[in-house]
The prediction has a mean pLDDT of 89. The part of an RNA shown here (small-subunit ribosomal RNA, 5' domain) has 524 nucleotides and comes from a Gammaproteobacteria bacterium. The full RNA is in RNAcentral, with records from ENA and SILVA.
Context: one part of a larger RNA
């Protein structure tokens, strides 16, 4: 001198972009944070409508728009947190080969014929609650068999194993049990190939302190053989050997998430790893596995252990290190907002629906930028206050006055851009068997904005509403006066103060920075 996720003490006008529990990986009331599909299904709880019955009050019909509960299906392995643990199962670079991949994307080849069954629902019953226990009824893209089998897998090369499911929209004949059939379109389903993305595993290498830690290792080191995994491999097991590693620091013990970066430095280095991106690890604490492409799953499940809650004491619930928000601990850190409008995720043909991710606001001068607190003229050098050698210097062109101006704030008016899309109508092209659906492309109309009283812009009032803070002996810019007498005090160091203190208080004056300023701690 530069720097902070900073904190205190004065002080504090506006606007823009950042950032904001560094400490108890403490405990947490409340509310929200994952759904969603009716074009997969039987179906109708509730709102609407329409139909049918009634004079009405009502009531019946899932016929329609829709749509709780409930099979199914895809997503709840992503996105959000945190940094406890981890000195290497991690991280960063570079390499590698023995692997899996839901959706995507080109392809090849199917898409046939059947079956028995469960939840809703109904009926009886336990239970204080969570919940549950039996019969009975049904439907699917839910379950399971038979057929097939281009390419697929096993193979002992002879052979052998293994598949599916529909659902939507439109229509001329012909056919029809009037439900279809059939033809197209779409868009799903099954096997595989081949790319894509993602991840899983080795290898080298580099990556903190201690030797007041020097010996450690028995699945330990390698082979054989089974095993087992989606894949090498002591990952596992049985047997055989006797072996591996270590002053180039093994082992043990403290600490610590890693990296891009970040802050200093001329650089070399030192120090750190907040925000933002990449990995990685965790989810009250230990353990486990299921599902499933992916998981040993933050808001899934099961033990077990501690803490709350509920209980009819038999016996159940809970998990904010998601977003606000308490309490608590602390020098110290925000709102129990708003919006799906953008971006981008989930489902779903789409409409759309969900999204505390995310875009926005709010609250803090926490940072850094930018502006403002008036310009110009004014000596009778005023009044007052200091000082004073009493003449006087100063505070001062500083105020008044006098003549402008109006940023930024108030106060009214106007006003982008962030909007791409979405709708129904209408024109070209595909596609067809179609002048129909459906897709692509265009045209004009409607229409989607938290933010917002936006930014900007105009208007008209008015100098009007906005300056502090530390220091002033030397380092170090900036001096006198009182008041105090080694007291009260001051201090980064040197050192001040014991009766003229430029060093303590206070005043004037002055210097520095300034909406901040000084102290403190902390880095080089």
């Nucleotide at each position: 001198g530069a720097u902070u996720g900073a904190a205190c003490g004065c002080u504090g006008g506006c606007g823009g972009c950042a950032u904001g529990c560094u400490u108890a990986a403490c405990a947490c009331a409340u509310g929200c944070a994952a759904g969603u599909c009716g074009a997969a299904c039987g179906g109708u709880a509730a709102c609407a409508g329409g139909c049918c019955c009634g004079c009405a009050a009502g009531g019946g019909u899932g016929c329609u728009g829709a749509c709780g509960a409930g099979u199914g299906g895809c997503g709840g392995a992503c996105g959000g947190g945190u940094g406890a643990g981890u000195a290497a199962u991690a991280c960063g670079u570079a390499g590698g080969a023995a692997u899996c991949u839901g959706u995507c994307u080109c392809g090849u080849a199917g898409u046939g014929g059947g079956g028995g069954a469960u939840a809703a629902c109904c009926u009886a019953g336990c239970g204080a609650a969570a919940g549950u226990u039996a019969g009975g009824c049904u439907a699917a893209u839910a379950c399971c068999g038979c057929a097939u089998a281009c390419g697929u897998c096993u193979u002992a090369c002879g052979a052998g194993a293994g598949a599916a499911a529909g659902c939507g929209g439109g229509g001329g004949a012909u056919c029809u049990u009037c439900g279809g059939a059939c033809c197209u379109c779409g868009u799903g389903c099954u096997a595989u190939g081949a790319g894509g993305u993602g991840a899983g595993c080795c290898u080298a290498c580099g990556u903190c302190c201690g030797a007041u830690u020097a010996g450690c290792u028995a699945g330990u080191u390698g082979g054989u053989a089974g095993g087992g995994u989606a894949a090498a491999a002591g990952c596992c097991u049985a047997c055989c050997a006797a072996g591996g590693c270590g002053a180039c620091g093994a082992u043990c013990g403290g600490u610590a998430g890693c990296u891009g970066g970040u802050c200093u430095g001329a650089g070399a280095g030192g120090a750190u790893g907040a925000u933002c991106a990449g990995c990685c690890a965790c989810a009250c604490u230990g353990g486990g596995a299921c599902u499933g492409a992916g998981a040993c799953a933050c808001g899934g499940c099961c033990c077990a252990g501690a803490c709350u809650c509920c209980u009819a004491c038999g016996g159940g619930a809970g998990g904010c290190a998601g977003c606000a928000g308490u309490g608590g601990g602390g020098a110290a850190u925000a709102u129990u907002g708003g919006a799906c409008a953008a971006u981008g995720g989930g489902c779903g043909c789409a409409a759309g629906c969900c999204u505390g991710a995310u875009c926005c606001a709010g609250c803090a001068a926490u940072g850094c930028c930018g502006c403002g607190u008036g310009u110009g003229u004014g000596a009778a050098g005023a009044a007052g206050g200091c000082c004073u050698g009493u003449g006087g210097g100063u505070u001062g062109u500083a105020a008044a006055g006098c003549a402008c101006u109006u940023u930024c704030g108030g106060u009214g008016g106007g006003g982008a851009a962030g909007a791409a899309g979405g709708g129904g109508c209408u024109g070209g092209g595909g596609c067809u068997a179609a002048u129909a659906c459906c897709c692509c492309u265009g045209g004009a109309c409607c229409u989607u904005g938290a933010c917002g009283u936006u930014a900007c812009c105009c208007a008209a009032a008015g100098a009007a509403g906005a300056a502090g803070c530390a220091c002033c002996g030397g380092c170090u810019a900036a001096c006198u006066c009182c008041g105090u007498g080694c007291c009260a005090g001051c201090a980064g160091c040197c050192g001040c103060g014991g009766u003229a203190a430029u060093a303590c208080g206070g005043a004037g004056g002055g210097u520095g920075c300034a909406a901040g300023c000084g102290u403190u701690a902390a880095u080089c």